[in-house]
This record gives sequence, C1' cells and structure tokens, in this order.
RNA sequence: GCCCGAGUGGCGGAAUUGGUAUACGCGGCGGAUUCAAAAUCCGCUGGUGGCAACACCUUGAGAGUUCGAGUCUCUCCUCGGGCA
Repeated sequence: GCCCGAGUGGCGGAAUUGGUAUACGCGGCGGAUUCAAAAUCCGCUGGUGGCAACACCUUGAGAGUUCGAGUCUCUCCUCGGGCA
C1' cells in the first nucleotide's frame, strides 16, 4: 500500500427484513433472609434537565439516502486478521 472483520449503557453482549435502541448476563443501589455475614431470593438500574408529570439526547467521528438508520452509502479515526 491493498483486502476482510470489529467499534452499541460502568463492563461483556443482543437487536431477525431499515420500523419500541440498550434484551440477557456481570456490576451497582434498595429490600427479604441471618446474631452478623456469605450464598440465595425480590425490586430498580443508558445520560441530561425537571419537585413531578414529562421533555430532550444517545450505537467510534462527520456527512448522505429515507417518512424512518445501530442496520444502507461515502469520508475519516481506533483495534484485530490476511496478502505483498
């Protein structure tokens, strides 16, 4: 230099055909249980603003297509693999 793959909440990791983003697990918080703890069980858990109702934002960065993009297209960044 060329080719292929990957990048999603605090972490791992789903999201089928373009149609509710964050299922599930870990972690965290609260509770039950216990003399106390561990283990186990139950509830909640992306971010910002708000007393709340709710609103807005968010898939590595930027643009494009579309009524609608994590998903399709283009450029760039980072990581992994292959060829030379």
This is a predicted structure of an 84-nucleotide RNA (transfer RNA) from a Candidatus Nealsonbacteria bacterium. Its mean pLDDT, the model's own confidence on a scale to 100, is 84. The organism belongs to Candidatus Nealsoniibacteriota, within Bacteria. Its Rfam family is "tRNA". Rfam classes the family as a transfer RNA. The sequence was found in a public genome assembly.